[in-house]
Context: one part of a larger RNA
Molecule: small-subunit ribosomal RNA, 3' major domain
Organism: uncultured bacterium
RNA sequence: UGACGGGGGCCCGCACAAGCGGUGGAGCAUGUGGUUUAAUUCGAUGCAACGCGAAGAACCUUACCUGGCCUUGACAUGCUGGUGGUAGAACCCAGAAACGGGGACGACUCCUCGCAAGAGGAGAGCCAGCACAGGUGCUGCAUGGUUGUCGUCAGCUCGUGUCGUGAGAUGUUGGCUUAAGUGCCGCAACGAGCGCAACCCUUGUGUUUAGUUGCCCGCGCAAGCGGGAUCUCUAAACAGACUGCCUGGCUUUAAACCAGGAGGAAGGUGGGGAUGACGUCAAAUCAGUAUGGCCCUUACGGCCAGGGCUGCACACGUGCUACAAUGCUCGGUACAGAGGGAUGCAAGACCGCGAGGUGGAGCAAAUCCCGCAAAACCGAGCCCAGUUCAGAUUGGAGGCUGCAACUCGCCUCCAUGAAGCCGGAAUCGCUAGUAAUGGCGCAUCAGCUACGGCGCCGUGAAUACGUUCCCGGGCCUUGCACA
Numbered sequence: 001u002g003a004c005g006g007g008g009g010c011c012c013g014c015a016c017a018a019g020c021g022g023u024g025g026a027g028c029a030u031g032u033g034g035u036u037u038a039a040u041u042c043g044a045u046g047c048a049a050c051g052c053g054a055a056g057a058a059c060c061u062u063a064c065c066u067g068g069c070c071u072u073g074a075c076a077u078g079c080u081g082g083u084g085g086u087a088g089a090a091c092c093c094a095g096a097a098a099c100g101g102g103g104a105c106g107a108c109u110c111c112u113c114g115c116a117a118g119a120g121g122a123g124a125g126c127c128a129g130c131a132c133a134g135g136u137g138c139u140g141c142a143u144g145g146u147u148g149u150c151g152u153c154a155g156c157u158c159g160u161g162u163c164g165u166g167a168g169a170u171g172u173u174g175g176c177u178u179a180a181g182u183g184c185c186g187c188a189a190c191g192a193g194c195g196c197a198a199c200c201c202u203u204g205u206g207u208u209u210a211g212u213u214g215c216c217c218g219c220g221c222a223a224g225c226g227g228g229a230u231c232u233c234u235a236a237a238c239a240g241a242c243u244g245c246c247u248g249g250c251u252u253u254a255a256a257c258c259a260g261g262a263g264g265a266a267g268g269u270g271g272g273g274a275u276g277a278c279g280u281c282a283a284a285u286c287a288g289u290a291u292g293g294c295c296c297u298u299a300c301g302g303c304c305a306g307g308g309c310u311g312c313a314c315a316c317g318u319g320c321u322a323c324a325a326u327g328c329u330c331g332g333u334a335c336a337g338a339g340g341g342a343u344g345c346a347a348g349a350c351c352g353c354g355a356g357g358u359g360g361a362g363c364a365a366a367u368c369c370c371g372c373a374a375a376a377c378c379g380a381g382c383c384c385a386g387u388u389c390a391g392a393u394u395g396g397a398g399g400c401u402g403c404a405a406c407u408c409g410c411c412u413c414c415a416u417g418a419a420g421c422c423g424g425a426a427u428c429g430c431u432a433g434u435a436a437u438g439g440c441g442c443a444u445c446a447g448c449u450a451c452g453g454c455g456c457c458g459u460g461a462a463u464a465c466g467u468u469c470c471c472g473g474g475c476c477u478u479g480c481a482c483a
Base pairs, nucleotide, nucleotide: 001483002482004479005478007477008476009475010474011473012472013471015467016466019430020429021428022427023426026321027320028319029318030317031316032315033314034312035311042053043052064307065306066305067304068303069302070301073132077131078130079129080128081127082126083125088105091102092101093100108123109122110121111120112119113118134296135295137294138293139292143290145285146284147283148281150279155194156193157192158191159190160189161170162169163168174185175184176183200273201272202271203270205239206238207237208236209235210234211233215228216227217226218225219224242267245261246260247259248258249257323423327382328381329380330379331378332377339370340369341368344363345362349358350357351356389420394415395414396413397412398411399410400409436459437458438457439456440455441454442453
């Protein structure tokens, strides 16, 4: 100087408390451990691994296993030699395919000669050979880059000066204050840098500009036509909030600051996002890519078929659906936002109980389509029961995608109706348009095991006395047998 303390002081954080909803019990989904296996590829492992890499494992992917094959190789560059019926190739044979064997037909570019037909040479391609390729093989404790975490916590440093033999200290400590090393005052310090804040995006208000495909009005069955620029909206510029004004408080009657008020769409950082200092964990990643070293080289490289990654006595994590009456079923009936659409989205119509099918108007889309939002609301039934709750499981019949749904896809209909009556110890999230709850969209993607992830809007709470305690953190101080 740090780190540590079941030392102290001060102060924060959904840290506790107050409150709401969960998890832990059930069924299922998914990840992991374990076990099994020819293989169940590999990595991630307290917080910070476990719906994680994977924003899509039937083949492919695929790295694993079994079997069948190839050896200058699936791919790159260079050198040597050979090769016009050359390269390629319909088709045929055997085969699971890859590979292998045969093969009608049959090229391309440049130069020279030639009227032309054509001849010769060089190249491409191919064959043989040599250098080499190739490796998701090892080492993240050799690395780059990237990322997680403490933590959006308020800290981490430097120059000069001063003090100290020195390590170092001071500044950065102190008083007040702040979300903040934020600011004010004081002070052997005076300044500065990286962080904080601001600048950026979005949302909340207004003004101006601009009106098509959007908005309003009229006409029309409709497609649409005509008119308008108030409103909504769209998207660009600008305005607006700064403790600016008022009152009170704190105080050294100085400031910073705190509390309240006015005005205002918005008030004290307005809400949200992007943004992550010096560093810590030899944290994670050699399997995203790059890369040192080591290792393999007729194989640890490459191709193919099938299987596996989905196996199941178990254990754990994360979720979904429920156990019901604030509910379930049936009928009626409102109101979104944000997205996507050309090997695409697909309307009306027709067929089917339905998944879906036929067909194809329109639309590179404020125009057309996906596309009826659902909960809510109105009416009716159920009457507390393993039920008109719940939907697992299984049987049957179908639909769709795809070369192909046996291992191993999703969806529909009929039948079947399991556990489950609110969950032990324990444990998680959340402070407002939040929690809870309802639906919608997108990426990946042929299809989909999505109940996941990322977004969007609808309905919309309760509680916070307080900081003693648990956890994590910041500053000062103290002890120390630690560095």